[in-house]
The RNA shown here (transfer RNA) has 81 nucleotides and comes from an uncultured Clostridia bacterium. Its Rfam family is "tRNA". Rfam classes the family as a transfer RNA. About the family: Transfer RNA (tRNA) molecules are approximately 80 nucleotides in length. The coordinates come from a structure-prediction model, not an experiment, and the mean pLDDT is 80.
RNA sequence: GCGGAUGUGGCGGAACUGGCAGACGCGCUGGUCUUAGGAACCAGUGCCAAUGGCGUGGGGGUUCGAGUCCCUUCAUCCGCA
Numbered sequence: 001g002c003g004g005a006u007g008u009g010g011c012g013g014a015a016c017u018g019g020c021a022g023a024c025g026c027g028c029u030g031g032u033c034u035u036a037g038g039a040a041c042c043a044g045u046g047c048c049a050a051u052g053g054c055g056u057g058g059g060g061g062u063u064c065g066a067g068u069c070c071c072u073u074c075a076u077c078c079g080c081a
Stems, first nucleotide, its partner, number of pairs: 001080007010026003019064001027045006046054003057073005
């Protein structure tokens, strides 16, 4: 230099053919239990200027509607030279 794969909450990881983003697990917080802790069980857990709005590596486009399609760019990994 060329080709390909991947990028989603704190972490792993779903999301079917473009139609409610974050299921499920871990972690964390609170509670029950315990002398105390662990385990177990119950509830909660993206962000903000919060009756609403934003959020899928960054930017742009297509569409009524995009994590998903198109262009471009960045990072990591793999292959070729």